[in-house]
RNA sequence: AGAGUUUGAUCCUGGCUCAGAAUGAACGCUGGCGGCGUGCUUAACACAUGCAAGUCGAACGCGAAAGUUCCUUCGGGAGCGAGUAGAGUGGCGAACGGGUGAGUAACGCGUGAGAAUUUCCCUCUUAGUGAAGGAUACCUUCGAGAAAUCGAGGCUAAUACUGCAUAAGUCCCUUCGGGGAGAAAGACGGCCUCUUGCUGUCGCUGAGAGAUAAGCUUGCGUGCUAUUAGUUAGUUGGUGGGGUAAAGGCCUACCAAGACGACGAUGGCUAGCCGGCCUGAGAGGGUGUACGGCCACAUUGGGACUGAGAUACGGCCCAGACUCCUACGGGAGGCAGCAGUGGGGAAUAUUGCACAAUGGGCGAAAGCCUGAUGCAGCGACGCCGCGUGGAGGAUGACGGUUUUUGGAUUGUAAACUCCUGUUAAGUGGGAAGAAAUCUUUGCGAGUAAUAUGCGUAAAGGAUGACGGUACCACUAGAGAAAGCUCCGGCUAACUUCGUGCCAGCAGCCGCGGUAAUACGAGGGGAGCAAGCGUUAUUCGGAAUCACUGGGCGUAAAGGGCGUGUAGGCGGUUAGCUAAGUCAGUUGUUAAAUUUCCCGGCUCAACCGGGAGUCAGCAAUUGAUACUGGCUGGCUAGAGGGCGGAAGAGAGAAGUGGAAUUAUCGGAGUAGCGGUAAAAUGCGUAGAUCUCGAUAGGAACACCAAUUGCGAAGGCAGCUUCUUGGUCCGCUACUGACGCUGAGACGCGAAAGCGUGGGGAGCAAACAGGAUUAGAUACCCUGGUAGUCCACGCCGUAAACGAUGAUCACUAGAUGUAGGUUUUGCUUUGCGAAAUCUGUGUCGUAGCUAACGCGAUAGUGAUCCGCCUGGGAAUUACGGUCGCAAGGCUAAAACUCAAAGGAAUUGACGGGGGUCCGCACAAGCGGUGGAACAUGUGGUUUAAUUCGACACUACGCGAGAAACCUUACCUAGGCUUGACAUGUAUACGACGUUCUGUGAAAGCAGAAGUUCUGAGCUUGCUUAGACGUAUACACAGGUGCUGCAUGGCUGUCGUCAGCUCGUGUCGUGAGAUGUUGGGUUAAGUCCUUUAACGAGCGCAACCCCUGCUGUCAGUUGCUAGUCCCUUGUGGAUGCACUCUGGCAGGACUGCCUGGGAAACCAGGAGGAAGGUGGGGAUGACGUCAAGUCCUCAUGGCCCUUAUGUCUAGGGCUACACACGUGUUACAAUGGCUGGUACAAAGGGCUGCAAACCUGCGAGGGUAAGCGAAUCCCAUAAAGCCAGUCUAAGUUCGGAUUGAAGUCUGCAACUCGACUUCAUGAAGUUGAAAUCGCUAGUAAUCGCGUAUCAGAACGACGCGGUGAAUACGUUCUCGGACCUUGUACACACCGCCCGUCACAUCACGAAAAUUGUUCAUACCAGAAAUCAUUUUAGCUAACCCCGCAAGGGGAGGCGAGUGCUGAAGGUGUGGGGAGUAAUUGGGAUGAAGUCGUAACAAGGUA
Repeated sequence: AGAGUUUGAUCCUGGCUCAGAAUGAACGCUGGCGGCGUGCUUAACACAUGCAAGUCGAACGCGAAAGUUCCUUCGGGAGCGAGUAGAGUGGCGAACGGGUGAGUAACGCGUGAGAAUUUCCCUCUUAGUGAAGGAUACCUUCGAGAAAUCGAGGCUAAUACUGCAUAAGUCCCUUCGGGGAGAAAGACGGCCUCUUGCUGUCGCUGAGAGAUAAGCUUGCGUGCUAUUAGUUAGUUGGUGGGGUAAAGGCCUACCAAGACGACGAUGGCUAGCCGGCCUGAGAGGGUGUACGGCCACAUUGGGACUGAGAUACGGCCCAGACUCCUACGGGAGGCAGCAGUGGGGAAUAUUGCACAAUGGGCGAAAGCCUGAUGCAGCGACGCCGCGUGGAGGAUGACGGUUUUUGGAUUGUAAACUCCUGUUAAGUGGGAAGAAAUCUUUGCGAGUAAUAUGCGUAAAGGAUGACGGUACCACUAGAGAAAGCUCCGGCUAACUUCGUGCCAGCAGCCGCGGUAAUACGAGGGGAGCAAGCGUUAUUCGGAAUCACUGGGCGUAAAGGGCGUGUAGGCGGUUAGCUAAGUCAGUUGUUAAAUUUCCCGGCUCAACCGGGAGUCAGCAAUUGAUACUGGCUGGCUAGAGGGCGGAAGAGAGAAGUGGAAUUAUCGGAGUAGCGGUAAAAUGCGUAGAUCUCGAUAGGAACACCAAUUGCGAAGGCAGCUUCUUGGUCCGCUACUGACGCUGAGACGCGAAAGCGUGGGGAGCAAACAGGAUUAGAUACCCUGGUAGUCCACGCCGUAAACGAUGAUCACUAGAUGUAGGUUUUGCUUUGCGAAAUCUGUGUCGUAGCUAACGCGAUAGUGAUCCGCCUGGGAAUUACGGUCGCAAGGCUAAAACUCAAAGGAAUUGACGGGGGUCCGCACAAGCGGUGGAACAUGUGGUUUAAUUCGACACUACGCGAGAAACCUUACCUAGGCUUGACAUGUAUACGACGUUCUGUGAAAGCAGAAGUUCUGAGCUUGCUUAGACGUAUACACAGGUGCUGCAUGGCUGUCGUCAGCUCGUGUCGUGAGAUGUUGGGUUAAGUCCUUUAACGAGCGCAACCCCUGCUGUCAGUUGCUAGUCCCUUGUGGAUGCACUCUGGCAGGACUGCCUGGGAAACCAGGAGGAAGGUGGGGAUGACGUCAAGUCCUCAUGGCCCUUAUGUCUAGGGCUACACACGUGUUACAAUGGCUGGUACAAAGGGCUGCAAACCUGCGAGGGUAAGCGAAUCCCAUAAAGCCAGUCUAAGUUCGGAUUGAAGUCUGCAACUCGACUUCAUGAAGUUGAAAUCGCUAGUAAUCGCGUAUCAGAACGACGCGGUGAAUACGUUCUCGGACCUUGUACACACCGCCCGUCACAUCACGAAAAUUGUUCAUACCAGAAAUCAUUUUAGCUAACCCCGCAAGGGGAGGCGAGUGCUGAAGGUGUGGGGAGUAAUUGGGAUGAAGUCGUAACAAGGUA
């Protein structure tokens, strides 16, 4: 620091996702040790049990027992235990410490400031501490009760309680002279003259000061929500009174009517706040566990008491819920203290040890208490550290995996050798944390003084939970210690097998449908490591809410337009001020944390010390440039005055002609109207058409324009009236009055609504006619609202320049509109220049993703509005406006990984232009109808082997299925095999002949029998060749996959195209070149040209053919000559024909015309003329086109069978359908007879003459010929005669019968041919469709391959030999340019909506269930306060009394009143849940119906 993902590719916009860091975590797999931290995030749910707050005998009274000793009358008593335990009175503490985060959006918290307060204990200062009194708990005697506990009588003490005295301060009153009020408690020591004393310490009381702690007020800051906009009656303020420690509506009575709020009151939802922590470059964002500060709470709600302090976690009272005990009458309880239990949950620990340390309470102290704390236990929960060994070791072992079978890899890894000794284990040693308190002694201060106490020094003794722990030494021994995730891209790391859109994976893109680096497993590898992954969450990346740091023409986004309030911003100059701003100083910003340095644990984590930082707030002192405030000026902004100008600017009134329609009248007759074509409709009751008249409504032709005006919507005949704005020129006025503008107010097309008019034309709805598969449409005929007017609503539009307003600045060129100035001329006019204002076009810089913009979409400034992925959603709910329709405001659940903009290349278009092709047209002949042949489908079958399927399958593979072929079926056999190679062993043959069996293959048997070399012992051994058998490696497969492939082929298409290098343009995909203008069969050539060149194609080079020459002359030829003879015989000859080599020839070369050229048109010559004709030749690519059954080949499959041999059958089936052909339907013909002319081929397992024979197919015999020699081999149509005479025929020949021929082991299934007989359909073929442009079509025959035999097919050959082409509108295919596109699998594309089914979330809904708030009323616990003393009780004080006693004050109790929690009743609101039914939405496999959109998408 970026990356993946929208596309065929590109750039942009934009979302989604990933890589990082972190966590109080959880889950999965795994797990050696230690240190330091950390551990209920959920149910503030309920809690068994134990512990968590006591202490003081130096405040007080009382006061055991066990045990033991002694005595005893044996009942007991006494001493010690012991003034102990113990409870009680009293004091202090219990308000700290510890827990939790429910509530709280608040002066709760943070930060800063403040004034009207209190503060136990502590420190300092000061003044005191006198003298009395009556009770009471404990205890005891009774009583009540199950218990808790309570009542009555009696005894008693105090640092408990109450008076009295005193009063330096204090408080109150004050006439400032004074007056009044109000305290206390002692305890333990020391010295003693033993009393009446002195003194120390600790206490107690009053007062002052401090410290600490607390209370209160306040500025600023501290969530979301306006789909919460108004809230408030003690409410805001004042006065009097009350209350508090204290200010205060804190409370109360009265008075006033205020107070808060768009700078967000009130309401709702959520939440403890902060130091900090996580992240981040930072700014920010998130968070508030542990540690620290503050707050709040303690089962829920309310309340006070005590106290210095509480409205009190381990106190009290009441009410509610819950739990427990009960004798049913009543009682008890509160773990959000530490452990622990249940429950909830994905999830969070021991009912541990100790007060040794630190700290706290009490105490004079010893000491006691302390689940605070210190430690230990459990958990990889986190961070940090260590280890699981080190070195050597190649035959690169075995094994695994893989393989191209050679190897490679695991891998120096292991084994093995030599070492080391961390941790763990064992043995032994063994700290620091401990020093105070205490005791003794010395010294000092203090005291009247030796004590006590205080300070200090020394000595002494005691104290450790952790723990025999940390640490150290030694012993043995590599011995006990590695996993997890990942390996398609992002992202480091690849192979084999299995699986076969299954199983599964997945963070995003996406993998998986038989060769998966993506699933599962193995091997190998990568990363991290006692952990590794996953999940969840936060920040980051995300500049994806943009302060730093984004945008709004088309991607999301400018309000429809104006006026204008608040607000924001604001020209120039001077002075004052000092709010903002800047600088210095001071206070504060707790500690911890973070950063730096140093240090301590072996290091680190961790801990300690120091430094630094701490933005902010406050105070204070200065500065005054800028901003603000105040004051005074200025004129450049703005406004005004005067004079001109243009205009469909607005409102009102009037008025005009053309046209449509209707009515009336005339004239006139059969149609009119309408359409692509029709029909509905109108018309003989007289239409349309035409003339005249009348009526009525609406709109204003020409002018007219990229014109003008207006803020926008919008505005158009003409005239008048009223009225707004703008522009220009001049200017001596005002003096910043300005810009923008949330709310607000106004205007606002069309449609629509209300009331009343009006209604000619047009025209939703509606009706009819057409079209159509349908046609609720497009077209036609009608036609009502409406359109028009008045008044009132509505308030929206693609209200668009898809571009907010204002100001300033930044090249030009050229139109046009309105002014002004100057100027020229040919002056009622026509120009030119300058300038201001508007409106256009092109364009520089600049901007932009590009398109484009270009006085703006450039460069700056101010203000407003708006946007933040697509869909859901121009929606729901709520609110508000509206008569309604509806408008404005405006979500979420859920769902997708895209949606989108601009541009590019293609493809496509029922877009355009240009051009070509037997593409159409013009012609000729066919197919489609018949019969047959052949191929295919289908059906059938044991099998009917397989492949090929639009063009580009279907007389195709097959250029030959009777057996074979043959792959199929049935049956019978074989298993190293029918075929190849190798190894080992045995045999010696193999072949041949014969026999049996069998359908054959085969099986069984008989006869008979090798070769070469070496050694030699001469018939044996050995080696080899060949063959057979056996065994093993292996063979074999027309089995599958043509979608794993090579090769070959088809098609577009013999179409003219397809590309590259360099350069240039573009951010880029790409473009240019290759486009344009001409031309061509052609990207052929010329020209132009940011292109210049080049390659593959085109053309040419090759073959055949057409002309000539030359060479050659047999088997060809025979003109001439000769000969024999009469025969196309011989010789000569090579002239000609011919054959086949080599040359020539044609190049737009020449001429005319056109043209810039290329070239075109015509002409000459020529055998041939513009590529002469034909062939071969097939660019880049397309169709996953065809072929695994030609061949080759990966993978898979079979291996006594899917291999192989054999016989028979099948591929030849047959209701049917299609393709390709043949023969016909006849007279341009058939038949009979005669007669003429080819080319190209083939021939020894062959072609076969001639002759004989048969009606014939053929047979017999046989010459010649391996062929320019012989043969196949008569070419046929044609021509010349004759006949047939329009008919199912003398056409046509299928079918069938009989008899034959040939081939062949074999013609039954299943061959071809011959003869005789038979004589079917068919009389020119519907829709549709094919071929062909010249030696072509058509027609006629001939040959060949295959082949034993078997063509109507295929491939060739020649003979005869036409017609037509105006032309490119249309059909099909193709090429180029251009245009549109939502297509790119590319129109056989894409894609919309209803319906049906399933699932999901949401809305509405009769109703219903909790909850919450407000309010009215009822009733009202505890309790404070007020009040009464009205029949109770009563001790201290007061009065009377000698006393007993009586009375009073006060208190308790009781009553009443105000307030008052929970509760009840009623009303209203908020929010939540459920719900029959219902509504739309989203998603889903190949459902249904149509075809709305994208091309002119077929009606833009």

Model confidence (mean pLDDT): 82 of 100.
Predicted 3D model of a 1500-nucleotide RNA (small-subunit ribosomal RNA) from a metagenome.
RNAcentral holds the sequence, with entries from SILVA.
Its Rfam family is "Bacterial small subunit ribosomal RNA". Its family is annotated with structural constituent of ribosome and ribosome in the Gene Ontology.